[in-house]
């Protein structure tokens, strides 16, 4: 200083341009003599900032972090 790749609820981790899912965690109920489990329900997210575009987590410019390789 160049290349390359990630950033999605509290965690990990999907998403052909077209309802943002799962699972863990967390609330709140049934069950239970209590707790754990087991079943139901239910909050809570797409790094910032513009742009294509009817429509963008996803494409495309510019920043932030973080990781890999190369000097």
């Nucleotide at each position: 200083u160049g290349g390359g790749g990630a950033a999605u609820g509290g965690u990990g981790u999907a998403a052909c341009g077209g309802u943002a899912g799962c699972a863990c965690a967390g609330c709140g109920g049934c069950c239970u003599u209590u707790g754990g489990a087991g079943c139901c329900g239910u909050u809570a997210g797409u790094g910032g900032a513009g742009g294509u575009u009817c429509g963008a987590g996803u494409c495309c410019u510019c920043c932030u972090u973080c990781c890999c390789c190369a000097g």
Annotation: The RNA shown here (transfer RNA) has 71 nucleotides and comes from a Candidatus Omnitrophota bacterium. RNAcentral holds the sequence, with entries from ENA and MGnify. Its mean pLDDT, the model's own confidence on a scale to 100, is 81. Rfam family: tRNA. The family's RNA type in Rfam is transfer RNA.